[in-house]
Molecule: SAM riboswitch aptamer (S box leader)
Organism: Anaerolineae bacterium
RNA sequence: AACUCAUCAAGAGCGAGGGAGGGAACGGCCCUAUGAACUCGCGGCAACCCCUGAAGCGUCGGGAAGGUGCCAAAUCCGACAGGGAAUACCCUGGUAGAUGACGA
Numbered sequence: 001a002a003c004u005c006a007u008c009a010a011g012a013g014c015g016a017g018g019g020a021g022g023g024a025a026c027g028g029c030c031c032u033a034u035g036a037a038c039u040c041g042c043g044g045c046a047a048c049c050c051c052u053g054a055a056g057c058g059u060c061g062g063g064a065a066g067g068u069g070c071c072a073a074a075u076c077c078g079a080c081a082g083g084g085a086a087u088a089c090c091c092u093g094g095u096a097g098a099u100g101a102c103g104a
Base pairs, nucleotide, nucleotide: 004101005100006099007098008097013042014041015040016039017038021031022030023029026078027077028076043071044070045069048067049066050063051062052061053060075096080093081092082091083090084089
């Protein structure tokens, strides 16, 4: 890596370098020279691991030093199945993906 489990409508950006792409992939629709990817510095968000309240698990409350993660748009929307409706469209679930924990 794979498997398993949990979560994914909230939240949080400036500077320096860089110089044309980026939003996983496909379709759409967006972002981008008023500066994309990426790197670095600083800052922040959140609370999965973690710490803590109680004797343990679950759960709940509190915390943020440490390990991750994240800081346009719901995972940006859709795609597949079912249902509702009036072509639009709406709802539910799934697939895929991301992150963490576990594990090797």